[in-house]
Context: one part of a larger RNA
Molecule: large-subunit ribosomal RNA, domain VI
Organism: Flavobacteriales bacterium
RNA sequence: CGUUAGAAAUUUGAGAGGAUCUAUCUCUAGUACGAGAGGACCGAGAUGGACAGACCUCUAGUGCACCUGUUGUUACGCCAGUGGCAUCGCAGGGUAGCUACGUCUGGAUGAGAUAAGCGCUGAAAGCAUCUAAGCGCGAAACUCGCCUCAAGAUGAGAUUUCUUUUUAAGGGUCGUUAAAGACGAUGACGUUGAUAGGCUGCAGGUCUAAAGACAGUAAUGUCAAAGCCGAGCAGUACUAAUUACCCGUAGCUUUCUAACAG
Numbered sequence: 001c002g003u004u005a006g007a008a009a010u011u012u013g014a015g016a017g018g019a020u021c022u023a024u025c026u027c028u029a030g031u032a033c034g035a036g037a038g039g040a041c042c043g044a045g046a047u048g049g050a051c052a053g054a055c056c057u058c059u060a061g062u063g064c065a066c067c068u069g070u071u072g073u074u075a076c077g078c079c080a081g082u083g084g085c086a087u088c089g090c091a092g093g094g095u096a097g098c099u100a101c102g103u104c105u106g107g108a109u110g111a112g113a114u115a116a117g118c119g120c121u122g123a124a125a126g127c128a129u130c131u132a133a134g135c136g137c138g139a140a141a142c143u144c145g146c147c148u149c150a151a152g153a154u155g156a157g158a159u160u161u162c163u164u165u166u167u168a169a170g171g172g173u174c175g176u177u178a179a180a181g182a183c184g185a186u187g188a189c190g191u192u193g194a195u196a197g198g199c200u201g202c203a204g205g206u207c208u209a210a211a212g213a214c215a216g217u218a219a220u221g222u223c224a225a226a227g228c229c230g231a232g233c234a235g236u237a238c239u240a241a242u243u244a245c246c247c248g249u250a251g252c253u254u255u256c257u258a259a260c261a262g
Base pairs, nucleotide, nucleotide: 001152005163006162007161008160009159010158011157015149016148017147018146021049022048023047024046025045026044027043033038051106052105053104054103055102059100060099061098062097066093067092068091069090070089071086072085073084074083075082076081110144111143112142117137118136119135120134170247171246172245173244174190175189176188177187178186195240196239197238198236199235200234201233202232204229205228206227212223213222214221215220256262
């Protein structure tokens, strides 16, 4: 921009893509078969491999804005306590998120028409013959079925609802933002409010802060699961989402009329 007024939702599916895998073991059954050695079809179940999708409860990794220990040096006048720099200084752990080595799920069951093949009935050709007329079975292939996209499918579909005599319905700008994200976009919210921050509580991490007291000659230990804390889960309007502005509204047919105006 189109889809013949403008919107907000919900959809149909022409068409397109994905998937389609496989092993071992058990039972049937040491049965059928076979002199024996050996050893099934059919059918039922179990456990895997590779591949694919989703997720983070568990396990594991990362986690340079979390906690702790510690070395050198420097600064806060000194002690104590802290900060800066040294690969995040080094080291030990680690929430959320993101991941796999982790967890869960999937390939199915089936329908139609068939291939090779196997048949029924059956003549030409009194027999025979799956074929000539007619009818059936039959494969991971084909058409469906399963999953995803999909009306720019210009063949532009369908359904429901809203708006229309005044700047309507609706959308955008703007702001707080995340499950989204390079930017646009998408989603949530904007006081009739829990959208983000703060605060409080909880979960979770680290591992027992400073100061003081006590014990010990001292290092150190105890009082004390303390102190600190990013992203998690809730509650709470304390802070910020103020006020406002912009876009957006009529096509086709018919009638009146001299008229393309109305």